A computed fold for a 474-nucleotide part of an RNA from an uncultured marine bacterium, annotated as small-subunit ribosomal RNA, 3' major domain. Its Rfam family is "Bacterial small subunit ribosomal RNA". The RNAcentral record of the full RNA draws on ENA. Model confidence (mean pLDDT): 81 of 100.
[in-house]
Context: one part of a larger RNA
RNA sequence: UGACGGGGGCCCGCACAAGCGGUGGAGCAUGUGGUUUAAUUCGAUGAUACGCGAGGAACCUUACCAGGGCUUAAAUGCAGAAUGACAGAUUGGGAAACCAGUCCUUCUUCGGACAUUUUGCAAGGUGCUGCAUGGUUGUCGUCAGCUCGUGCCGUGAGGUGUCAGGUUAAGUCCUAUAACGAGCGCAACCCCUAUCAUUAGUUGCCAGCGGGUAAUGCCGGGAACUCUAAUGAGACUGCCAGCGCAAGCUGUGAGGAAGGUGGGGAUGACGUCAAAUCAUCACGGCCCUUACGUCCUGGGCUACACACGUGCUACAAUGGUUGGGACAAUGGGCAGCCACUACGCGAGUAGGAGCUAAUCCUCAAACCCAAUCUCAGUUCGGAUCGGAGUCUGCAACUCGACUCCGUGAAGCUGGAAUCGCUAGUAAUCAGAUAUCAGCAAUGAUCUGGUGAAUACGUUCCCGGGCCUUGUACA
Numbered sequence: 001u002g003a004c005g006g007g008g009g010c011c012c013g014c015a016c017a018a019g020c021g022g023u024g025g026a027g028c029a030u031g032u033g034g035u036u037u038a039a040u041u042c043g044a045u046g047a048u049a050c051g052c053g054a055g056g057a058a059c060c061u062u063a064c065c066a067g068g069g070c071u072u073a074a075a076u077g078c079a080g081a082a083u084g085a086c087a088g089a090u091u092g093g094g095a096a097a098c099c100a101g102u103c104c105u106u107c108u109u110c111g112g113a114c115a116u117u118u119u120g121c122a123a124g125g126u127g128c129u130g131c132a133u134g135g136u137u138g139u140c141g142u143c144a145g146c147u148c149g150u151g152c153c154g155u156g157a158g159g160u161g162u163c164a165g166g167u168u169a170a171g172u173c174c175u176a177u178a179a180c181g182a183g184c185g186c187a188a189c190c191c192c193u194a195u196c197a198u199u200a201g202u203u204g205c206c207a208g209c210g211g212g213u214a215a216u217g218c219c220g221g222g223a224a225c226u227c228u229a230a231u232g233a234g235a236c237u238g239c240c241a242g243c244g245c246a247a248g249c250u251g252u253g254a255g256g257a258a259g260g261u262g263g264g265g266a267u268g269a270c271g272u273c274a275a276a277u278c279a280u281c282a283c284g285g286c287c288c289u290u291a292c293g294u295c296c297u298g299g300g301c302u303a304c305a306c307a308c309g310u311g312c313u314a315c316a317a318u319g320g321u322u323g324g325g326a327c328a329a330u331g332g333g334c335a336g337c338c339a340c341u342a343c344g345c346g347a348g349u350a351g352g353a354g355c356u357a358a359u360c361c362u363c364a365a366a367c368c369c370a371a372u373c374u375c376a377g378u379u380c381g382g383a384u385c386g387g388a389g390u391c392u393g394c395a396a397c398u399c400g401a402c403u404c405c406g407u408g409a410a411g412c413u414g415g416a417a418u419c420g421c422u423a424g425u426a427a428u429c430a431g432a433u434a435u436c437a438g439c440a441a442u443g444a445u446c447u448g449g450u451g452a453a454u455a456c457g458u459u460c461c462c463g464g465g466c467c468u469u470g471u472a473c474a
Base pairs, nucleotide, nucleotide: 001474002473003471004470005469007468008467009466010465011464012463013462015458016457019421020420021419022418023417026313027312028311029310030309031308032307033306034304035303042053043052064299065298066297067296068295069294070293076122077121078120079119080118081117082116083115084114088103089102090101091100092099093098106113107112124288125287127286128285129284133282134281135277136276137275138273140271145184146183147182148181149180150179151160152159153158164175165174166173190265191264192263193262195233196232197231198230199229200228201227205222206221209220210219211218236259239253240251241250242249243248315414319373320372321371322370323369324368325367331362332361333360336355337354340351341350342349343348380411385406386405387404388403389402390401391400427450428449429448430447431446432445433444
C1' cells in the first nucleotide's frame, strides 16, 4: 500500500421487512448429469453452465457410427505435356456415390482461344493447445470509482490531491484546505414515449355542405379533427414560501400535458476471475496426408432403472360448456399473403378477385349478455393408447405437425427449502416476427388489452461504496 475480521461509524440496492404471484408435489415439453450404445458429435459447469452456442437435428444440416468409393483431391492460380473433348442423352451394375459401354460431339483472323485429362507446385483438417494469442463476450456493475502533470511531505515503499463539514442517484455540487489543475468514468449531447405549434394532406381522416345506397368516406368536396413524418416549442429548482454561509432540501405552493434524472432504451471507467470461446472468424506451435482429408447410403445426435434445472397445462364455480355481441398494437407478404364462392364434421381441397402494399391480405382473447352444470376425480383435467385422415416434402419406420371418432392416467393447491416483482410494474389475456419446405415453439424477441397489493422501517440475511481500527496474511 492492499486484502481480510463472527471490529467500529456512515450510506445504498426487491438485500431484508410489508405485500402479490410462483418453483419444490402431478402429467407433459425442453436442457443437463448419469447410464446405455457401433455412435448416442463437440463445447458451456457456484454466483457468471443447465428452453445455453442451436433465431428451427426426418435427408441435408452433421462435426459422430457402420458400410461402400476417391487420392492434386470440392475451389482457384501458374508452368509443362496430351487430346478434341467435356457436358448431354441412353444402356448395364449399384443403396447411392461411383464404375463400365453406346450415341452425339468446339471456335479460329491459323497466332491462338476454350474445355477436359495428366505431371509438378501451392491443398484440406469442426484434429490438439482459450494456460502461446487477436477479436468477441459474461461477471463484479450503470457500482462511483480509477488515475495523471506540476508542487509539497517522507531516507524509501509511498502519501497528499481523492481527506474533513455539508449535499447528491453520482469523486454530483458547495464550503474549508499544501495543494493547484487535468484525464478516463458520472451527468448532458443520441433514440423512443407523454403535450402543443408549424409545414404537408395520399393510399390515411370526415366536422360542416351536397349527392347516393338496404348498408359502408361510397362519390363531389373539405384540410377542421384523428393520424402519418419532418421541423420547432416545452421542464431550467426557472417563479413563490420556509430552512441554510453555500451547494441544496422541504411544500395536496402557483402555473403546467409533464416537476425536481418525467418514463424507457442505447451507452459498461482502471481492472478482477490464467473466467468463456482455436467449433463464427483470424492466428503461433504441434499433429494427420491412399487419411484425423473428401464423396455417398443407412443409422445416430430423439436411447432410458434414475437425479437436477427451466417452462407449459392443471387440480376448478373469480370456473367449465353452448349460443349471441364488442374493442388493439407491433409486424409480415410474389417460389408470397390470400378476400370471396363451392365441397368437407374438421385439418383442408377445388375454383378465384386484390395486393411488390398507410391502397389488397393476414388482424384477437380475456371482456359483456343469456342459458346450463351444483362441488363430484365431475360437463374439472387432459396424459396415454386404438382407429380413420389432411398437409409439407425424393422420402414422415426409427423421427414431423395438424384434424376427426373413441379411450379418459396422475392430479383435490404441493415437505424442508427457494425465486421474481415497487406501476401501466406484478398478475392475467391474446397477437406478431425471426429461423423455416414442414415442424416437435409450451422456447426467444417484440406488441398491445385488462390491471392490483404493499413499503412501518434498516435490528437482522446477501451484495456493494466511503472513512477508520486490528493483523503472526501478500